RNAcentral holds the full RNA, with entries from ENA, Greengenes and SILVA. A computed fold for a 350-nucleotide part of an RNA from an uncultured bacterium, annotated as small-subunit ribosomal RNA, central domain. Rfam family: Bacterial small subunit ribosomal RNA.
[in-house]
Context: one part of a larger RNA
RNA sequence: CUGGGUGUAAAGGGAGCGUAGGCGGGACGGCAAGUCAGAUGUGAAAACCACGGGCUCAACCUGUGGACUGCAUUUGAAACUGUUGUUCUUGAGUGAAGUAGAGGUAAGCGGAAUUCCUGGUGUAGCGGUGAAAUGCGUAGAUAUCAGGAGGAACACCGGUGGCGAAGGCGGCUUACUGGGCUUUAACUGACGCUGAGGCUCGAAAGCGUGGGUAGCAAACAGGAUUAGAUACCCUGGUAGUCCACGCUGUAAACGAUGAUUACUAGGGGGGGGGGGGACUGCCCCCUUCCGUGCCGCAGUUAACACAAUAAGUAUUCCACCUGGGGAGUACGCCCGCAAGGUGGAAACUC
Numbered sequence: 001c002u003g004g005g006u007g008u009a010a011a012g013g014g015a016g017c018g019u020a021g022g023c024g025g026g027a028c029g030g031c032a033a034g035u036c037a038g039a040u041g042u043g044a045a046a047a048c049c050a051c052g053g054g055c056u057c058a059a060c061c062u063g064u065g066g067a068c069u070g071c072a073u074u075u076g077a078a079a080c081u082g083u084u085g086u087u088c089u090u091g092a093g094u095g096a097a098g099u100a101g102a103g104g105u106a107a108g109c110g111g112a113a114u115u116c117c118u119g120g121u122g123u124a125g126c127g128g129u130g131a132a133a134u135g136c137g138u139a140g141a142u143a144u145c146a147g148g149a150g151g152a153a154c155a156c157c158g159g160u161g162g163c164g165a166a167g168g169c170g171g172c173u174u175a176c177u178g179g180g181c182u183u184u185a186a187c188u189g190a191c192g193c194u195g196a197g198g199c200u201c202g203a204a205a206g207c208g209u210g211g212g213u214a215g216c217a218a219a220c221a222g223g224a225u226u227a228g229a230u231a232c233c234c235u236g237g238u239a240g241u242c243c244a245c246g247c248u249g250u251a252a253a254c255g256a257u258g259a260u261u262a263c264u265a266g267g268g269g270g271g272g273g274g275g276g277g278a279c280u281g282c283c284c285c286c287u288u289c290c291g292u293g294c295c296g297c298a299g300u301u302a303a304c305a306c307a308a309u310a311a312g313u314a315u316u317c318c319a320c321c322u323g324g325g326g327a328g329u330a331c332g333c334c335c336g337c338a339a340g341g342u343g344g345a346a347a348c349u350c
Stems, first nucleotide, its partner, number of pairs: 004321003007304002012318001014201004021194003025088007033081002035077008048066007091191001092188003095184005103177007110154001115149007125136002162169002206247006215241002220236004258317002261314003266295002269292001271290007299306002323350003334341002
């Protein structure tokens, strides 16, 4: 390189936008770059192949032919690709009418609970565990009632329910704002798909500066357990968790399943719309589009399983894999304040 692959054996980039590139709907016409056909020239000799000839054979030598699959010029063909012109509406987009939603950002508000503070009642325990102890408590705890402070999170509703590209998003109200779906068919007329680099977003932990700190809680301290116990259990407890701004850029970032389009039995169930029928009752029946789970045929699969949300049948584009260890390590570059990240070997060994 080719081939074969990527749910679980090695292998889908964490996600989106998008540059170059690759690929690309229907009709009619022009051109002829690709493509196909013919002709001419060239494609040295040797080698190679076929049929002969010469050394007694063979190796070896040699004659003729073929071949040298290529290149250039030229004459044509026009189905396909390309290019160009005209055109179409089904792909794509716009408009119009509706519609569901924890989609995002900001501000404000609310109640329950924990903790703390103040006061009342009240008295000897509380707490914790397998059992205990450390701890708290006669300086009045725990319990209970009233008031106050403050931070964080939003029970029930809540649902293999919804929304978002992914990460993710859940009290209520308001403002601003992104996307989707349905119906319609007025408009544009292929404007599309994918996407190396690039740019942007990206849980948690971590980092910088400044705030905040109720609960929880790495580190740490003590009590237990134990042969030991740098743990599991208990009592405490600081970073952190929260906010603002900036950085980091990684996860079992998972559906371990890239994106796009089309096609391929059924069954019953949730979510959001549309149409029809029958009743006028929010009910019922039929149908259609979108989304979300389950079962299941064909088919696929090493099996498990997947099965219209495919891992089936095809298309286009990107990413990635090529025995285990060494190793996601070393070295050099790049990025980062650092931690570290991206990219990424070899010796050796089995």